Bacterial RNase P class A from an Acidimicrobiia bacterium, 359 nucleotides, folded computationally.
Taxonomically the source falls in Acidimicrobiia (Bacteria, Bacillati, Actinomycetota).
The gene name in the source record is rnpB.
The coordinates come from a structure-prediction model, not an experiment, and the mean pLDDT is 79.
RNAcentral holds the sequence, with entries from ENA.
RNA sequence: UGAGUCAGGGAGACGGCCGCGUCCGGAGCAAUCCGGCCGAGGAAAGUCCGGACUCCGCAGGGCAUGGUGCUGGGUAACACCCAGGCGGGGCAACCCGAUGGAUAGUGCAACAGAAAGCAAACCGCCGGAGCUAACGCACCGGUAAGGGUGAAACGGUGGUGUAAGAGACCACCAGCGUCUCGGGUGACCGGGGCGGCUAGGUAAACCCCGCCAGGAGCAAGGUCAAGUAGGGAGAGAGCUGCCCGCUCGCCAAUCCCAGGUAGACCGCACGAGCCCUGUCAGCAAUGCAGGGCCCAGAUAGAUGGUCGUCACCGGUCUUCGGACCGGGACAGAAUCCGGCUUAUACCCUGACUCGGAGA
Numbered sequence: 001u002g003a004g005u006c007a008g009g010g011a012g013a014c015g016g017c018c019g020c021g022u023c024c025g026g027a028g029c030a031a032u033c034c035g036g037c038c039g040a041g042g043a044a045a046g047u048c049c050g051g052a053c054u055c056c057g058c059a060g061g062g063c064a065u066g067g068u069g070c071u072g073g074g075u076a077a078c079a080c081c082c083a084g085g086c087g088g089g090g091c092a093a094c095c096c097g098a099u100g101g102a103u104a105g106u107g108c109a110a111c112a113g114a115a116a117g118c119a120a121a122c123c124g125c126c127g128g129a130g131c132u133a134a135c136g137c138a139c140c141g142g143u144a145a146g147g148g149u150g151a152a153a154c155g156g157u158g159g160u161g162u163a164a165g166a167g168a169c170c171a172c173c174a175g176c177g178u179c180u181c182g183g184g185u186g187a188c189c190g191g192g193g194c195g196g197c198u199a200g201g202u203a204a205a206c207c208c209c210g211c212c213a214g215g216a217g218c219a220a221g222g223u224c225a226a227g228u229a230g231g232g233a234g235a236g237a238g239c240u241g242c243c244c245g246c247u248c249g250c251c252a253a254u255c256c257c258a259g260g261u262a263g264a265c266c267g268c269a270c271g272a273g274c275c276c277u278g279u280c281a282g283c284a285a286u287g288c289a290g291g292g293c294c295c296a297g298a299u300a301g302a303u304g305g306u307c308g309u310c311a312c313c314g315g316u317c318u319u320c321g322g323a324c325c326g327g328g329a330c331a332g333a334a335u336c337c338g339g340c341u342u343a344u345a346c347c348c349u350g351a352c353u354c355g356g357a358g359a
Stems, first nucleotide, its partner, number of pairs: 001355010012310007020039002023036005041330001045341002048339005053217004065213005070084005085099001086097004100208002105206002107202002122147002124143005130137002155173006174198001176195008221266004230257003236248004273293006280287002312327006
């Protein structure tokens, strides 16, 4: 200096003026006014997973259905995260993989090809008998070594063997099964013996195996309670969910009672919370310890507008000091939290890889 890989951070700053919402304080009979604090995000989004919380259901166990799927760890939990194994890609940094089982069973495979799973003779090779003057031709049979088709053709190379061939046999190699030794918590890795010589692919196809899961969701759910309708001293309330029992209620009807609509309030903002530090544990995810902080809570839904200065990006001009013009994305809370995925102008930081040049 060029090309690239991975990880992380920010999402303009300050001030003036006008405006909006909750809360707190003050004024006011009230409407309302004044002052103060706070007031969107990294994704608030998609609503795809996992939880908290709430109500309903539930003796225990099983079936069905759905989800999930290498190993170890993290976590409240997960389909998330970290570390590792294996397979694949890349020169490399690094990236991708639902990655259990295809010797439980069933199914499927376009086109091409003779044949696609009880394998299979199109060309070729070989044998037989026949015809032909000959080249050759047709018939019967053998053959998977060679050619051709295909994503895939029933191990590879060399030899023995044979009419030609073939794990038919042999050596080595690959792979499978089994036994065993060593390493590792484990997935798995490395070595040795034996066996029959070879077993195709596909399970985000059915299926089998292991593990997980009861359902619905804040319009959950709860409290108070106008009006209207209902009941009333044998109403009804409490102990107590039900039965019995006890207590209260017994006088009042302009009163009492229950359920409950409108409406109001709670749920609902202190939480798996945020920030900083660790000469704490751990490779890491994460956990632990110490200190500090309070940080939206609306309900048809507030969080905005404008001006100035500075910073950033682009363009034009330049006397190289700068001047002028233009620009700033994706988006936006509605019970909350942990993830994943998707959108995003521009800027910044760190680590690493491959090349080029120079000292």